[in-house]
């Protein structure tokens, strides 16, 4: 140079005009509302994202639930730390994979108990079709009886491999070594890893993101949660007034309804607050391998409620991806046009 690998940062840029949201101040003091409050003009500040997304996951908050526990559901699943928590991070182990840098794993349990595993094959969980041996019959092709699973056939899988003893012929039947499973012993905070002994292996295939078992957490519901004022409606309590009027009915009896004030309580519409100074953000010390935690400094950085962040024009460039806040944080996921930056492999030349 050339192929990659693992992080980060970034998200056209600068001015000018009009145009919408919201702080602040000043004018007016009008308008509109019972009130809160809103509305005019002026100036001056400030105004989306790395994902604001998708609503998967976890927490704050709010409001009803709630002695304790248990069933049911749903969720995670090696170890160990972070951290408000978390199914996220980090750092290990163990395992796939890549010549490497590094990448991936939902990684308890299939000796608790069901279920499912096409086709093919003798046979799919205790099998014998060929084939090996021994016996028998028969002149022979052959056939019948037992013994065997080493070899062949199918399968993703055929029941520990594999070498040797043994045997009629074979077979953990026995014997070494790898495997597996029990026990000890050394290392490690544990996953685990090494070593040393013992067990002949009936622990005998797969699959638990199939039932299910084991262990561990989880109350619900959501800010259109909710809290507070309160026109307007119904309501109940007194007090005043009246004992009466008014519908139905020819009349009576019966039925049904009916003023005015004050006060309470509930409450639509509207308003106000939750709402945005934060487990926050930059910067920088300390501690830790890191995730993080602490500490001292700087600065205040959308808060709408039918919902603002747009237009246009100059100018210059690499010619501009993906996407648009509605309570807030912390994470996953997933979509994104280029451009820069930090370390690293792995291969060629050169010095």
């Nucleotide at each position: 140079g050339a192929a990659g690998c693992a992080g980060a940062a970034u998200a056209a840029a600068u001015g000018a005009u009009c145009g919408c949201g919201g702080g602040c101040g000043g004018c007016a003091g009008g308008c509109c509302g019972a009130a809160a409050g809103g509305u005019g003009c002026c100036g001056u500040c400030u105004g989306a994202g790395g994902a604001a997304a998708g609503u998967c996951c976890g927490g704050g908050c709010u409001u009803c639930a709630u002695a304790g526990g248990g069933c049911a559901g749903g969720a995670u699943g090696c170890c160990g730390g972070a951290u408000a928590a978390c199914g996220u991070c980090c750092g290990g182990u163990g395992g796939a994979g890549g010549u490497g840098a590094c990448u991936c794993c939902a990684a308890g349990g299939a000796u608790a108990g069901u279920g499912c595993a096409a086709c093919a094959g003798a046979a799919a969980u205790g099998u014998a079709c060929c084939g090996c041996c021994g016996g028998g019959a028969g002149c022979a092709u052959u056939c019948c009886c037992g013994g065997u699973a080493a070899g062949g056939u199918u399968g993703g899988a055929a029941g520990g491999g594999c070498a040797g003893u043994g045997u009629a012929a074979g077979a953990g039947a026995c014997u070494a070594c790898c495997g597996c499973c029990c026990g000890c012993c050394u290392g490690g905070u544990a996953a685990c890893a090494g070593g040393c002994g013992g067990g002949g292996c009936a622990u005998a295939u797969g699959u638990a993101a199939a039932c299910c078992c084991c262990a561990u957490c989880c109350g619900a519901a959501g800010c259109a949660a909710g809290a507070c004022c309160g026109a307007a409606c119904a309501g109940a309590a007194a007090g005043c007034g009246a004992u009466a009027c008014g519908g139905c009915g020819g009349c009576c009896c019966g039925u049904c309804g009916u003023g005015c004030u004050u006060u309470c309580a509930g409450g639509u519409a509207g308003g106000u607050c939750g709402c945005u100074a934060g487990a926050g953000a930059c910067c920088g010390g300390u501690g830790g391998c890191a995730a993080c935690a602490u500490c001292g400094g700087u600065a205040c950085c959308a808060g709408a409620u039918a919902g603002a962040u747009g237009a246009u024009c100059a100018u210059u460039c690499a010619c501009g991806a993906c996407a648009u806040a509605a309570c807030c944080c912390g994470g996953c996921u997933u979509a994104u046009c280029g451009u820069u930056c930090c370390g690293c492999u792995u291969u060629a030349u050169u010095u």
A computed fold for a 351-nucleotide RNA from Oscillospiraceae bacterium NTUH-002-81, annotated as Bacterial RNase P class A. Its Rfam family is "Bacterial RNase P class A". By type it is a ribozyme. RNAcentral holds the sequence, with entries from ENA and Rfam. A source record names the gene rnpB.